[in-house]
Molecule: SAM riboswitch aptamer (S box leader)
Organism: Gracilibacillus kekensis
RNA sequence: AUCUUAUCAAGAGUCAGGGAAGGAAACUGGUCCGCUAAACCCUGCAGCAACCACUUUUUGCUCGUAUAAAAAGAAAGGUGCUACUUCCAGCAGGAGUCUAUGCCUGAAAGAUGAGAA
Numbered sequence: 001a002u003c004u005u006a007u008c009a010a011g012a013g014u015c016a017g018g019g020a021a022g023g024a025a026a027c028u029g030g031u032c033c034g035c036u037a038a039a040c041c042c043u044g045c046a047g048c049a050a051c052c053a054c055u056u057u058u059u060g061c062u063c064g065u066a067u068a069a070a071a072a073g074a075a076a077g078g079u080g081c082u083a084c085u086u087c088c089a090g091c092a093g094g095a096g097u098c099u100a101u102g103c104c105u106g107a108a109a110g111a112u113g114a115g116a117a
Stems, first nucleotide, its partner, number of pairs: 002116007013045001015044004022033003027090004046082003051078002054073007061064001086109001091106004
C1' cells in the first nucleotide's frame, strides 16, 4: 500500500519542555484555531474510551478444559484518542415551504480497530 468488516452526535490537556507560521486529511467554498506560540509535529506526564487481548455468566453445537454468539466486568497488556459532529457543505435521493443558505436518508472520501492475502 490492497481487500473484508465494525464504529465515527458521547468522552478526555487553556499541562511542562522543545518547535515554528501556519493549522482544522487532500481539492473547492465556508466557518474557525494560531506569535497571549497553534498545528498531538517531538519528548514527558496526565486523562478518555473500551476495538483487540483478559475475567465471569448464558445460549447454540460436532459436547471439546474446543468453538461461535450475546450480556456483564475490569483497565496492569496491544492499539487509538484528548478545539469545533469526520468542524460544515460538495455527489444521489426524499419530505416540506411563498421562499431556502435550513431538515432527513444514503453514497463517496477519510479516520481508528480487528481480520485476510